[in-house]
This is a predicted structure of a 95-nucleotide RNA (Glycine riboswitch aptamer) from Heyndrickxia sporothermodurans. The source organism's lineage runs through Bacteria, Bacillati, Bacillota, Bacilli and Heyndrickxia.

RNA sequence: AUGAUUUCAGGGGGAGAGACUGCUUAAAUGCAGAGCCGAAGGAGCAAGUAAUGGAUCAUUAUGAAUCUCUCAGGCAAAAAGACUUCUGAUUGACG
Numbered sequence: 001a002u003g004a005u006u007u008c009a010g011g012g013g014g015a016g017a018g019a020c021u022g023c024u025u026a027a028a029u030g031c032a033g034a035g036c037c038g039a040a041g042g043a044g045c046a047a048g049u050a051a052u053g054g055a056u057c058a059u060u061a062u063g064a065a066u067c068u069c070u071c072a073g074g075c076a077a078a079a080a081g082a083c084u085u086c087u088g089a090u091u092g093a094c095g
Base pairs, nucleotide, nucleotide: 007089008088009087010086011085012084013083020033021032022031023030035075036074037073041071042069043068044067048062049061050060051059052058053057
């Protein structure tokens, strides 16, 4: 010196679902009530793999997500937002 990949920072894009009802608050503030959403986070699982046994089966462990759940979070705007992109830094596979 090429720069796969990893991580961090900043900028851009970024869906879904009630400005719900009652009381209250300066307030989209707090409490309660039902109703919804999934793309912060979290949780669950297939095939496969491994081990064990009383054995061609059974049990246990491991095992992904944008799938499922809805604990958390969210349901005008704002904020947040998986993911994606640009820039800078970092790492340094390969050559």